[in-house]
RNA sequence: GGCGUCCGGCAGGUGAUCGCCGGUUGCAUUUGCAACGGGAGGAAAGUCCGAGCUCCACAGAGUCCGGUGCCGGGUAACGCCCGGUGACGGCAACGUCGAGGAAAGCGCAACAGAAAGCAAACCACCUUCUCUCGAGAAGGAAAGGGUGAAAAGGCGGGGUAAAAGCCCACCGCGCGCGUGGCAACACGCGUGGCACGGCAAGCCCCACCGGGAGCAAGGCCACGUAAGCAAGCGUCCGAGGACUGCUCGUCCGAGCUUGCGGGUAGGCUGCUAGAGGCGUCCGGUAACGGCCGCCUUAGAGGAAUGAUCGCCAUCGCGAAAGAGGCGACUCGAUCGCGAAACAGAACUCGGCUUACGCCGAACGCCGACC
Numbered sequence: 001g002g003c004g005u006c007c008g009g010c011a012g013g014u015g016a017u018c019g020c021c022g023g024u025u026g027c028a029u030u031u032g033c034a035a036c037g038g039g040a041g042g043a044a045a046g047u048c049c050g051a052g053c054u055c056c057a058c059a060g061a062g063u064c065c066g067g068u069g070c071c072g073g074g075u076a077a078c079g080c081c082c083g084g085u086g087a088c089g090g091c092a093a094c095g096u097c098g099a100g101g102a103a104a105g106c107g108c109a110a111c112a113g114a115a116a117g118c119a120a121a122c123c124a125c126c127u128u129c130u131c132u133c134g135a136g137a138a139g140g141a142a143a144g145g146g147u148g149a150a151a152a153g154g155c156g157g158g159g160u161a162a163a164a165g166c167c168c169a170c171c172g173c174g175c176g177c178g179u180g181g182c183a184a185c186a187c188g189c190g191u192g193g194c195a196c197g198g199c200a201a202g203c204c205c206c207a208c209c210g211g212g213a214g215c216a217a218g219g220c221c222a223c224g225u226a227a228g229c230a231a232g233c234g235u236c237c238g239a240g241g242a243c244u245g246c247u248c249g250u251c252c253g254a255g256c257u258u259g260c261g262g263g264u265a266g267g268c269u270g271c272u273a274g275a276g277g278c279g280u281c282c283g284g285u286a287a288c289g290g291c292c293g294c295c296u297u298a299g300a301g302g303a304a305u306g307a308u309c310g311c312c313a314u315c316g317c318g319a320a321a322g323a324g325g326c327g328a329c330u331c332g333a334u335c336g337c338g339a340a341a342c343a344g345a346a347c348u349c350g351g352c353u354u355a356c357g358c359c360g361a362a363c364g365c366c367g368a369c370c
Base pairs, nucleotide, nucleotide: 001366002365003364004363005362007360008359009358010357012312013311014310015309016308017307018306020039021038023036024035025034026033027032041342045353046352048351049350050349051348052347053214054213055212056211060248061247062246063245065210066209067208068207069206070084071083072082073081074080085099086097087096088095089094100205101204105203106202107199108198122145123144125140126139127138128137129136130135153171154170156168157167158166172194173192174191175190176189177188178187179186180185218269219268220267221266228260229259230258231257232256233255240252241251242250243249274296276295277294278293279292281290282289283288314339315338316337317336318335319334322331323330324329
C1' cells in the first nucleotide's frame, strides 16, 4: 500500500422567513391570543418468534395439533444472546450448522446399472470338459474395470487355482477401563475381525415447551328504529351455552334457535413513566447482573414533525504553496466541480431477518522498501 474478517459509532449542524401537532403558564370565553419547552428510526420495514396488557365468569385432566432439539450459562420469556464441544468451509483472521434416535416399525432413492437391503454377476479372472481353434457348457469368486450421489470399511503386505479381514501392521468402527472437564466431549491403554449403506428439513420414537383471540383487544357515553312478525324447542325430568377442535369434568341458565323485516357505524377513552434511558464503580471470560447518581425524550386520529434561502460540516474527483519519510508513499492550508443512501411512529417492549451512506478500532493474508 492492497485485499479480507470482525466489532463499535453517526445518520448532519446552525441562522432567517413562513407553516403544522401537542404540552405548561397567563389572559379571554364563539371557534381564540401571547410566551416558553417538546415533536419519527437504527432499521420505524417484514409480521417471523417471545412477552406485557385486555377479553373469553373461575379452576382442571386427557387427546389431537404445533414448536424446539449437542453441553453449560443469560433473560420476564424466546426459535434469541454469550461461552464451549463436534462437524463442514476458508491459507488464515473467521464463518455456518438441517447438531437427540437408523439393532422398534413403516417408507423413499428417477435414470443408469447385473444388482440399491441382506442382495447381486455386464466385461474381465481361475479350474474342468468339448471343439470347426471362432467359441460353448459346468463350477468357483467378488480383489480389477464399467454404471451411479451411493455398490459387501480404507490402505500395504502375506496367502490363494483365481480371490476375500482368510491372516498381519496401521487407520476407521464397536466394547471395556483410566485421566481431564459441571458437561457435551477429548486423550491414552486394552480388546474384538467388525453388529449392520444413506435419508428422520420422510412418517415415526424420545425429551422439553405451548389455552384461545387480539388495541379493528376492551371500557364508557349519546342517538335511533319496530321491546317487530312467524315457526320449532324449552323453563323440577333443563332448551341453549362457556372453557381453541374433541372427550371427561366443572359451571351459567329462562329463554334459545331458524326465517323475514327495520335502525345504527357518532363521541370520549384505552394512548404513553416503561422488564425506560444515560453514567461511575463492583462481580462475571462473556452475554449480563448489582449498588448509587442523574434524566423524562412524539401521541396523530384519514393521520402532525414541513418548505425556501444562506453558511458550516461529511464524502467523491481534480489542482495545490508547503511539510514528513531511507524508500514505496503519506499529510496538506486553500480553490473548483459534483453528491448526499435505506427509508415515516399508530398500544408498548426483547429479539431475528431484510435494505442502505459515512467514520473509526482490532485481527488475518499478500506485496514493496529499509
Bacterial RNase P class A from a Polyangiaceae bacterium, 370 nucleotides, folded computationally. The prediction has a mean pLDDT of 78. Taxonomically the source falls in Polyangiaceae (Bacteria, Pseudomonadati, Polyangia, Polyangiales). Rfam family: Bacterial RNase P class A. From the family's description: Ribonuclease P (RNase P) is a ubiquitous endoribonuclease, found in archaea, bacteria and eukarya as well as chloroplasts and mitochondria. Rfam classes the family as a ribozyme.